[in-house]
RNA sequence: ACUGAAAAGGGCAAACCCGUCGAAAGACGGGGACGCAAAGUCACCGGUUUAAAAGGCUUAGGCCUCAUGACAGCGGGACUGCCAGGU
Numbered sequence: 001a002c003u004g005a006a007a008a009g010g011g012c013a014a015a016c017c018c019g020u021c022g023a024a025a026g027a028c029g030g031g032g033a034c035g036c037a038a039a040g041u042c043a044c045c046g047g048u049u050u051a052a053a054a055g056g057c058u059u060a061g062g063c064c065u066c067a068u069g070a071c072a073g074c075g076g077g078a079c080u081g082c083c084a085g086g087u
Base pairs, nucleotide, nucleotide: 002085003084004083011036012035016031017030018029019028020027021026034073040079041078042077044076045075046074047071048070049069054065055064056063057062
């Protein structure tokens, strides 16, 4: 550097439920396991998502755009790392 069939010690934790925060997306803690060999870290690129504020439209209800925020368990990229295998 490559690989994850087998082995050992283990690790993380989707949906859902409860609590807290948030306008929301979502995050955090507890329970819980669908899965994961980087499901460790970073919003750099693409993507998805939010829309309290701002702008626009609408008689109104409401709708559209968007600064911003979120997602690393959407893909790519960067950095780091456990065990084992054969070379």
Predicted 3D model of an 87-nucleotide RNA (c-di-GMP-I-GGC riboswitch aptamer) from Aromatoleum toluclasticum ATCC 700605. Its Rfam family is "c-di-GMP-I-GGC riboswitch aptamer". The family has 40 seed sequences and 1,298 matches in Rfam 15.1. NCBI's taxonomy places the organism under Bacteria, Pseudomonadati, Rhodocyclales, Rhodocyclaceae, Aromatoleum toluclasticum.